c-di-GMP-I riboswitch aptamer from Flavonifractor sp. An100, 87 nucleotides, folded computationally.
RNA sequence: UAUCUGAAACGGCAAACCGGCGGAAACGCCGGGACGCAAAGCCAGGGGGCUAAAGCGAAUGCUCGCCAUGCCAGCCCGGCCGCCAGU
Numbered sequence: 001u002a003u004c005u006g007a008a009a010c011g012g013c014a015a016a017c018c019g020g021c022g023g024a025a026a027c028g029c030c031g032g033g034a035c036g037c038a039a040a041g042c043c044a045g046g047g048g049g050c051u052a053a054a055g056c057g058a059a060u061g062c063u064c065g066c067c068a069u070g071c072c073a074g075c076c077c078g079g080c081c082g083c084c085a086g087u
Base pairs, nucleotide, nucleotide: 004086005085006084012037013036017032018031019030020029021028022027035074041080042079043078045077046076047075048072049071050070055066056065057064058063
């Protein structure tokens, strides 16, 4: 230095939920809060999942169906970067 492993140490991140803001929504951001995480750091290339504004179709005015260009990295695969230590 690289791979593998994760007992220890210094630390790190932050689920649900609550408050505020944005958004049609999914969801995101900020503050609080910790379920957990050795990549729960970053990336939407692949798979999967969520939402359905606009659009299309139906219904005739109740509404329903389809659909991502929207979203999820704390669903999986993959790519990139990375703290400390040990065999």
Model confidence (mean pLDDT): 89 of 100. Taxonomically the source falls in Flavonifractor (Bacteria, Bacillota, Clostridia, Oscillospiraceae).